[in-house]
Transfer RNA from an Oscillospiraceae bacterium, 73 nucleotides, folded computationally. Taxonomically the source falls in Oscillospiraceae (Bacteria, Bacillati, Bacillota, Clostridia).
RNA sequence: GCUGGUGUGGCUCAGUUGGUAGAGCAGCGCAUUCGUAAUGCGCAGGUCGCCGGUUCGAGUCCGGCCACCAGCU
Numbered sequence: 001g002c003u004g005g006u007g008u009g010g011c012u013c014a015g016u017u018g019g020u021a022g023a024g025c026a027g028c029g030c031a032u033u034c035g036u037a038a039u040g041c042g043c044a045g046g047u048c049g050c051c052g053g054u055u056c057g058a059g060u061c062c063g064g065c066c067a068c069c070a071g072c073u
Base pairs, nucleotide, nucleotide: 001072002071003070004069005068006067007066010025011024012023013022019056027043028042029041030040031039049065050064051063052062053061
């Protein structure tokens, strides 16, 4: 330099054909317990890597850029 892949709560990941963003773990509160852990119930937390485009509507489609991973040279 070229090609491909990945980027979504603190972490690991879903999100099908474009239609109001979810789960598990972690965190907080309550219950339970003599107390802790475990368990149950509830709560909070993400403008989806960045900038544009298409569209009535974009995490999803298109373009550019950035970071990481793999391969080729």
Its Rfam family is "tRNA". It is annotated as a transfer RNA.
It was read from a public genome assembly.
Model confidence (mean pLDDT): 81 of 100.